[in-house]
RNA sequence: GAUAAAACUACGCUUAAUUUCCGGAAUCUAACAAUUUCGGGAAGCGGGGGAACCAAUUUUUUGGGGCGAAUCUUUAUGUAGGGAACCAUCUUUCCCGAGCCCGGCAGCUAACCUCGUCAGCAGUGGAUGGGUCAAUGA
Numbered sequence: 001g002a003u004a005a006a007a008c009u010a011c012g013c014u015u016a017a018u019u020u021c022c023g024g025a026a027u028c029u030a031a032c033a034a035u036u037u038c039g040g041g042a043a044g045c046g047g048g049g050g051a052a053c054c055a056a057u058u059u060u061u062u063g064g065g066g067c068g069a070a071u072c073u074u075u076a077u078g079u080a081g082g083g084a085a086c087c088a089u090c091u092u093u094c095c096c097g098a099g100c101c102c103g104g105c106a107g108c109u110a111a112c113c114u115c116g117u118c119a120g121c122a123g124u125g126g127a128u129g130g131g132u133c134a135a136u137g138a
Base pairs, nucleotide, nucleotide: 012121013120014119018043019042020041021040022039023038024037025036026035027034044117045116046115047114048113049112054107061104063105064102065101066100067099072078073076081096082095083094084093086130087129088128089127090126091125
């Protein structure tokens, strides 16, 4: 100096899945504070149900419907579609293209009602344009 692997980790990535308040418990401390965890609340973000009007009258085991990018079939290094670091566009390369739920039932839908706030990762290529932040100096 180059390549490969592992661990840790800053900035971070996919996702709606973040911030904060109150209380209990544990760890730690002389105590406070801090960390973890459980319960409850708020804000933010996201989902479902639900009139009129409009749409649909094609559903009834060929069930139907929802979350999600994740559909379709020709079964392939397939494919609709989706992700990759401030943002947009183009391009390169890599990757995903699953899974789960409702339970006979739901079009849209104001008011209204209601639910979720998990989980999984260690990756930053190039060009053009537009921005933001930090450091140093004056």
This is a predicted structure of a 138-nucleotide RNA (c-di-AMP riboswitch aptamer (ydaO/yuaA leader)) from Paenibacillus sp. MAHUQ-63. The sequence was found by an Rfam model in a public genome assembly. The model forms 91% of the base pairs in the Rfam consensus. Its mean pLDDT, the model's own confidence on a scale to 100, is 77. The organism belongs to Paenibacillus, within Bacteria. It matches the Rfam family "c-di-AMP riboswitch aptamer (ydaO/yuaA leader)". Its family is annotated with regulation of gene expression and cyclic-di-AMP binding in the Gene Ontology.